[in-house]
RNA sequence: AAAUGAUAAAGGCAAACUUAUCGAAAGGUAAGGACGCAAAGCCACGGGUCUAUCAUUCUUUUGAAUCAUGACAGCCGGGCUGCCAAA
Repeated sequence: AAAUGAUAAAGGCAAACUUAUCGAAAGGUAAGGACGCAAAGCCACGGGUCUAUCAUUCUUUUGAAUCAUGACAGCCGGGCUGCCAAA
């Protein structure tokens, strides 16, 4: 240095839920709160999942179906970066 990750040490992040707020929604942001996480740090490149405003088609009609340009990094892969160190 790399691989690897323990009954190590110092720490870190924060699920569900609640409140407020943004958004058509999925979901995001902030505070509280901890299910968990060795990258649960960052990035939408690939796959996958979620939503369907708008649009298209159908429908007598309230509606129904399809579709990301929207979202998810705590779904997986990939890229970049990072603390410590037993075996």

A computed fold for an 87-nucleotide RNA from Domibacillus sp. PGB-M46, annotated as c-di-GMP-I riboswitch aptamer. The coordinates come from a structure-prediction model, not an experiment, and the mean pLDDT is 87. NCBI's taxonomy places the organism under Bacteria, Bacilli, Caryophanales, Bacillaceae, Domibacillus.